[in-house]
RNA sequence: GCGGGGGUAGCCCAGUUGGCAGAGGCGUCAGACUUAGGAUCUGAAGGUCGAGGGUUCGAAUCCCUCUUCCCGUA
Numbered sequence: 001g002c003g004g005g006g007g008u009a010g011c012c013c014a015g016u017u018g019g020c021a022g023a024g025g026c027g028u029c030a031g032a033c034u035u036a037g038g039a040u041c042u043g044a045a046g047g048u049c050g051a052g053g054g055u056u057c058g059a060a061u062c063c064c065u066c067u068u069c070c071c072g073u074a
Stems, first nucleotide, its partner, number of pairs: 001073007010026003013022001019057001028044005050066005
């Protein structure tokens, strides 16, 4: 250089014939329990979906460009 795959909450990771963003796990905070802590249980907060543009009534999802990571190839 070329080909393929990935970037979604602090971390990991679901979500695609375009229509409610969290289905979950960890963590954080609050509460219950406890002498206190841990464990366990309950609840809550936290998102411009890598960046920009396009299509569309509507985009995490489709198209283009860029960026970054991984794999393959010479």